[in-house]
Context: one part of a larger RNA
Molecule: small-subunit ribosomal RNA, central domain
Organism: wastewater metagenome
Formats: sequence, structure tokens, C1' cells
RNA sequence: UUGGGCGUAAAGAGUUCGUAGGUGGUAUGUUAAGUCUGGUGUUAAAUCCCGAAGCUCAACUUCGGUAGGGCACUGGAUACUGGCAAACUAGAAUGCGGUAGAGGUAAAGGGAAUUCCUGGUGUAGCGGUGAAAUGCGUAGAUAUCAGGAGGAACAUCGGUGGCGUAAGCGCUUUACUGGGCCGUAAUUGACACUGAGGAACGAAAGCCGGGGUAGCAAAUGGGAUUAGAUACCCCAGUAGUCCCGGCCGUAAACGAUGGAUACUAGGUGUUGCGGGUAUCGACCCCUGCAGUGCCGUAGCAAACGCGAUAAGUAUCCCGCCUGGGGAGUACGCACGCAAGUGUGAAACUC
Repeated sequence: UUGGGCGUAAAGAGUUCGUAGGUGGUAUGUUAAGUCUGGUGUUAAAUCCCGAAGCUCAACUUCGGUAGGGCACUGGAUACUGGCAAACUAGAAUGCGGUAGAGGUAAAGGGAAUUCCUGGUGUAGCGGUGAAAUGCGUAGAUAUCAGGAGGAACAUCGGUGGCGUAAGCGCUUUACUGGGCCGUAAUUGACACUGAGGAACGAAAGCCGGGGUAGCAAAUGGGAUUAGAUACCCCAGUAGUCCCGGCCGUAAACGAUGGAUACUAGGUGUUGCGGGUAUCGACCCCUGCAGUGCCGUAGCAAACGCGAUAAGUAUCCCGCCUGGGGAGUACGCACGCAAGUGUGAAACUC
């Protein structure tokens, strides 16, 4: 390689867009490239195979011959695939009418709480722990009341609720803006699916420049604990956490489950929209579509479990795996300010 696989054993790229490529709905005509079928030529000799003959046999030698496969040319077939032409509407997209939402960006505003400052009341403790101590406090703390400053985060509602491709998104209002779903069937008429390279986005931490800093808090200092304690506990506390601009490009980036389409028992919640029934109306009840949960049949599975949100049954496309360690290391290359990231071995060893 073939094959077999990828939830947990090795293995789904963090996510999306998209180039080449691969694959592709219904029906008609045409073509005959693929495909099928017939013929011809060629495929040196030797060898192989088949049938004879010659050495006493055999090996060996000699003679004759066909398959089969490949290639080329040529006649035909037209179901399927492809090309071309002209159509269709069930895929896809647009339009129109509705609709839910922490989807995104920016600006403005709000209250609770912590901390700090000022003033009042008030007096000896406060704080902290398993117990303590460091620490704070008679220069008046803790507690309490009033006023002020500033930063960060938004209790309740809140929900296996919602939205987003993923990362992620939660106080309120406004402006701008993306997508979805439902209904309709007006328009286009296969415009589709996937996607090597490529591009964009991408938590936290980290980096560069400028601001900001209430709380928390790596590092660090001190107090304890301990045989020791570079920890766990306590008192402090700087980067950082926050904002703006620019990098980084990784995570148990997880559903450890790539995307698309079709099919295959049910039951029960919940979210959005529609139809029917009922009603004065809203609920209730029945039902369609789209999400999101639980249980479960067939089937699958090594088991656990999955089970219309499949890990079932199939098709298409991409990514990835091939014993453990060495090793996500070395080297090379690319990217990066750096940290490092991407790609990614071998010797050796079990």
C1' cells in the first nucleotide's frame, strides 16, 4: 500500500468561509468519450503450457500449436456514467407576511456591595485560626450614622431556558447591524454537497505601547504548621485581572462523537412559530414544522452505552490512526518582539 478503523482502546482538524479537485435531482433528444460486444493486426526468438518426434527411458533436444492478457485500428449496441441542446420543480436561493432571542458593535444611564477619604456618635479592643501569631487599634480602630471618590462586576427574574459557526454572550435604554425559525408559493431554474492548498475568526495565560487599578491575586515578605515546609492555613502584597491599539494562535478549544442528504417503533418534558377544536376571549385538548432534554424498540457495540439530536441502515466529500518508550523531542523550514507555535523523524530500547 491493500485492508480495517477514529465516543471511552491509536485516531474528527478549535470553528467557519472558500479555490482546485471529487461527487451530484427529474424527464427528452443527440453524441458515442467511458462501458459492453464482434473482427483484424501486433505482442522477436528462446522460455512457460499443450500435442508429437529423437537420443534404450528421463533430464535434454527438435517440430507443430493454442489460450489468456496488453496495445492499436475498425464494425456495432446505447441501459448506466460523461459531453452538447433545449426543458422541469421536489434540492438550493430570492421575494412577500410574521416572529423569538444574554447574537454583534458603539454610546448614555442605574442601583446593591467591597475599599478608601471627610465629618458625627462611641471606647478598648478588632481581625484571624484547628489553636495561634504576624497584622490593625488610645495619634481613637472594630461597630454605627451622614457625605464624598473610584474601579470592577451586574443579585433576584434564571430555567438539562434562549442566541451564536466555534471561541463565546446575562443590569437598563438608544442607535447601527448579522443570522435563524414559521407561514406563503410570487421569482430564478440544479444555481447543489464536500473541500487538498488558502483566508478569516479564535477562551485563558503571555508579550509590546498608552491609560486605569476598588476587589481579587502568581511572584515576593512576614506569621504559623512541620523533622524540614521553597506548600496546604493566616496577615500583607506586585505583575496581572479592566480600557484602547497591536501581537500570540494554543486548551479536557469536549458531545473526548467532521460536514451533507435520505430512510428506520414509540412515550414524556420544554422553547419558538403555524393550523384545527373550544371559548366572549385567553387557557385546556388535537396536530404540522424548527430547536432543546429524558426514557426506550429494532439495530449497533468488547463492554459501558448509543438509539430520528444514532454510536442504526446507506451514499458523497474531507481530516486522521497503524505497538509502548525515545518524542510532540532533534534537525531543517515557516511564522513570532519574545514566550513559543506549526510541520515533524531516527538511532536505541521493551